[in-house]
This is a predicted structure of a 76-nucleotide RNA (transfer RNA) from Flavobacteriales bacterium UBA952. It was read from a public genome assembly. The prediction has a mean pLDDT of 83. Rfam family: tRNA. By type it is a transfer RNA. Rfam links the family to the GO term triplet codon-amino acid adaptor activity.
RNA sequence: CCGGGUAUAGCUCAGUUGGUAGAGCGGUCGACUGUAGAUCGAUUGGUCACCUGUUCAAAUCAGGUUGUCCGGACCA
Numbered sequence: 001c002c003g004g005g006u007a008u009a010g011c012u013c014a015g016u017u018g019g020u021a022g023a024g025c026g027g028u029c030g031a032c033u034g035u036a037g038a039u040c041g042a043u044u045g046g047u048c049a050c051c052u053g054u055u056c057a058a059a060u061c062a063g064g065u066u067g068u069c070c071g072g073a074c075c076a
Stems, first nucleotide, its partner, number of pairs: 001072007010025004019056001026044006049065005
């Protein structure tokens, strides 16, 4: 440089007709316990990478940018 994949909560990931964003783990508080863990209950947590466009409406569609992963090319 070329081709393809990928970016959603602190972490790992779902999200199929475009119509108010979810799970598990984690954090906090409470119950239980002599304390802690485990367990149970409640609660917390989002610029859906960024920009532009299409649309009444975009995490979702289109174009571009950036990061990242895989493969290829190049390496005087």
The organism belongs to Flavobacteriales, within Bacteria.